RNA sequence: GCCCCGAUCGUCUAGCCAGGUCCAGGACAUCACCCUUUCAAGGUGGUGACACGGGUUCGAAUCCCGUUCGGGGCA
Numbered sequence: 001g002c003c004c005c006g007a008u009c010g011u012c013u014a015g016c017c018a019g020g021u022c023c024a025g026g027a028c029a030u031c032a033c034c035c036u037u038u039c040a041a042g043g044u045g046g047u048g049a050c051a052c053g054g055g056u057u058c059g060a061a062u063c064c065c066g067u068u069c070g071g072g073g074c075a
Base pairs, nucleotide, nucleotide: 001074002073003072004071005070006069007068010028011027012026013025020058030046031045032044033043034042051067052066053065054064055063
């Protein structure tokens, strides 16, 4: 230098191929309440995310281009 793969709540992960359905779903964690003599466990609810910039489109996490970061391969 070229090619391929990846980046989503605090952590892990689904959704992406094939655009549209409530507030982008789930687990753990966390917060509040319930339960309990208390704690743990359990129950209910809350908070919390699409790497960044642009494009296409009525509509983008999803498609296209570029950038950044990480991983792999070739030279």